[in-house]
Molecule: transfer RNA
Organism: Deltaproteobacteria bacterium
This record gives sequence, structure tokens and C1' cells, in this order.
RNA sequence: GGGCCUGUAGCUCAGUGGUCAGAGCAAUCGGCUCAUAACCGAAUGGUCCCUGGUUCAAGUCCAGGCGGGCCCA
Repeated sequence: GGGCCUGUAGCUCAGUGGUCAGAGCAAUCGGCUCAUAACCGAAUGGUCCCUGGUUCAAGUCCAGGCGGGCCCA
């Protein structure tokens, strides 16, 4: 330099263009227990990487940029 894949909660990941973006784990609070772990419950937690474009409507489609991974040179 070229090709392919990828970016969503603190972590790992879901999410057919159509209501308000979700799960598990972690952390916080509460319950249970003599106590801890486990278990149960609750609340919290989001610039859906950035900038544009298409559309009545974009996390989702398109273009460019940025970051990460793999392969080729």
C1' cells in the first nucleotide's frame, strides 16, 4: 500500500428499516443467613465511534474519516 471483517451499557454480546435500544455478568441497594458465598428482588447504567447522505422513519442502508482484528505484498 491492497483485500476482508469489525465498532451498541464498566465487560461479553443480541437487536428483519417501523413504539421508548436489550440480555448475561460486574458494580450499587435490599431480602435470605449467626456471618460470608450462593440464591432472590429492585433501581441505576447508552454521544448505538465521528461527519455527511438516502428515507415519512436509520443502531440497522450508502459514502468518507477514525480505531481494532485477520490475510496478502